[in-house]
Annotation
This is a predicted structure of a 347-nucleotide part of an RNA (small-subunit ribosomal RNA, central domain) from an uncultured prokaryote.

Context: one part of a larger RNA
């Protein structure tokens, strides 16, 4: 580089915009570049290969044909790809009208709980465990009640729901804000589809800087447990968690399954449009979302219109285990480390 994979054996990028390239609906002209057909010419000799032949025979060596799959030139085909022009709507895009949902960003507002302040009632205890201590508490605790304050999550509603490109998103309510769905063959007319490079966007964790800090809680201290116990269990408790505004750039970032198109039989359940009609939990139709199966697939386990099936188009990525996501250099980054990414060696 071929071939072969890539859900679980090695391998799908964390996602999404898009640059470049790579591929592209139906139908006509027209060219004739690519493409196929034929002719010419040219592809040195040797040396492969084929036949004959010459040294006793073979290496070797002569003749001879073949091959030289290549390139040039000219003639012709026009299906296909190019290109150039012209037309369609079914791919897309748009518009009106409708509907949908925890999409998102900023505000405002509500109850539970919890802590903690004040006070009132009211006394020896409480709190913790497997047991027990550390601890708190007559300077009156825990409990009860009543008012104040404070931060952070938002019970039921909740579901095999919904919605978001992924990360995620849930208490109610306004304000801006994007998207999908559906009906209309209302406008445009191939305007696509992927995407190497770039760009942004990414849970938790950590990092600066300024506020917050109720609860919860790495380090830390005590206090059990044990041989020991730098742990589990208990009692306190710092970073964090929570808000701005800027970093970082990583996951079992999983459906461990890139996106987009096309295409086989049934059954169910359930989000959300539309359409009929005899209004029935009827029927036809769209886009979700799951569940079972039949073909076909698969090493099986499964998977099966939401493909792991049958194709077609692009991308990414594998090449036997360790060394090793290491070492070295490179970018980036405040650090913390990210990203790229080998070898000896050795099984």
């Nucleotide at each position: 580089c071929u071939g072969g994979g890539u859900u679980u054996a090695a391998a799908g990028g964390g996602u999404g915009c898009g640059u470049a390239g790579g591929c592209g609906g139906c139908g006509u002209u027209a060219u004739u570049a690519g493409u196929c057909a034929g002719a010419g010419g040219u592809g040195a000799a040797a040396g492969c290969u084929u036949a004959c032949a010459g040294c006793u025979u073979a290496a070797c060596u002569g003749u001879a044909a073949a091959a030289u799959u290549g390139c040039c030139u000219c003639u012709g085909a026009u299906a296909c790809u190019g290109u150039a022009g012209u037309g369609c709507u079914u791919g897309a895009a748009u518009c009106a009208c409708g509907u949908u949902g925890a999409g998102g960003u900023c505000g405002g507002c509500g109850g539970a709980a919890u802590g903690u302040g004040a006070c009132a009632u009211g006394u020896a205890g409480c709190g913790g465990u497997g047991a027990a201590a550390u601890g708190c508490u007559u300077a009156g605790a825990u409990a009860u009640g009543u008012c104040a304050u404070a931060g952070a999550a938002c019970a039921c509603c909740a579901a095999u729901u919904g919605c978001g490109u992924a990360g995620g998103c849930a208490g109610c309510u306004g304000a801006c804000u994007a998207g999908g769905c559906g009906u209309g063959u209302a406008u445009u007319g191939a305007c696509g589809c992927u995407g190497a490079g770039g760009c942004a966007c990414g849970a938790a964790a950590g990092c600066g800087u300024g506020g917050g800090u109720a609860g919860c809680g790495a380090a830390c201290a005590g206090g059990a447990u044990u041989a020991g116990a730098u742990a589990c269990c208990c009692u306190g408790g710092u970073a964090g968690u929570c808000c701005a505004c800027g970093c970082c750039c990583u996951a079992a970032a999983c459906g461990a399954u890139g996106c987009u198109a096309a295409c086989u039989c049934g059954a169910u359940a359930u989000u959300u449009g539309g359409g009929c009609u005899u209004u029935a939990a009827g029927u036809c139709u769209g886009a979700g979302u799951g569940u079972c199966u039949a073909a076909g697939g698969g090493a099986a386990a499964c998977c099966a219109a939401u493909a792991a099936g049958u194709u077609a188009g692009c991308c990414a990525c594998c090449u036997g285990g360790g060394g090793a996501g290491u070492a070295c250099g490179u970018u980036c980054g405040c650090a913390a480390g990210a990203a790229u990414g080998a070898a000896a060696c050795u099984c």